[in-house]
RNA sequence: GGCUCCAUAGCUCAGUUGGAAGAGCGCGUCUCUCAUGAGGACGAGGUCCCGGGUUCGGUUCCCGGUGGAGCCA
Numbered sequence: 001g002g003c004u005c006c007a008u009a010g011c012u013c014a015g016u017u018g019g020a021a022g023a024g025c026g027c028g029u030c031u032c033u034c035a036u037g038a039g040g041a042c043g044a045g046g047u048c049c050c051g052g053g054u055u056c057g058g059u060u061c062c063c064g065g066u067g068g069a070g071c072c073a
Base pairs, nucleotide, nucleotide: 001072002071003070004069005068006067007066010025011024012023013022019056027043028042029041030040031039049065050064051063052062053061
């Protein structure tokens, strides 16, 4: 330098033939216990990496950028 893949909650990751976002762990409150933990109930937490394009509508498609991983030279 070229090519491929990835970027979504604090962490690990789902999701998508375009109709608007979820799980597990973690966190908070309550419950249970003499108490802690485990268990149970409820809840908070997201500009879906950034910019632009297409579209009535974009996390999803297209282009560029940034960061990460791998391959080739």
Transfer RNA from a Candidatus Pacearchaeota archaeon, 73 nucleotides, folded computationally. The coordinates come from a structure-prediction model, not an experiment, and the mean pLDDT is 82. The RNAcentral record of the sequence draws on ENA. Its Rfam family is "tRNA". By type it is a transfer RNA. Gene Ontology term of the family: triplet codon-amino acid adaptor activity. Taxonomically the source falls in Candidatus Pacearchaeota (Archaea, Nanobdellati).